The prediction has a mean pLDDT of 82.
Predicted 3D model of a 75-nucleotide RNA (transfer RNA) from a Candidatus Berkelbacteria bacterium.
The source organism's lineage runs through Bacteria, Bacteria candidate phyla and Candidatus Berkelbacteria.
RNA sequence: GGGCUUGUAGCUCAGUGGUAGAGCAGUCGGCUUAUAUCCGACCGGUCGCAGGUUCGAUCCCUGCCGGGCCCACCA
Repeated sequence: GGGCUUGUAGCUCAGUGGUAGAGCAGUCGGCUUAUAUCCGACCGGUCGCAGGUUCGAUCCCUGCCGGGCCCACCA
């Protein structure tokens, strides 16, 4: 330098065009003599950044940034 892949809640990940979800974590409550387990509720997000396409973008296209993998070149 080139190619592929990835970026979504504090963490691990769904969601592939039509108002963004789950589990864990956290808070509160129930249960219990009490703790844990279990149950319920709540809390959670400028979807990496900037543009483009579209009536509408997490999703499609372009550029940039970060992570991972592979290849090439120079020395």
It matches the Rfam family "tRNA". About the family: Transfer RNA (tRNA) molecules are approximately 80 nucleotides in length. By type it is a transfer RNA.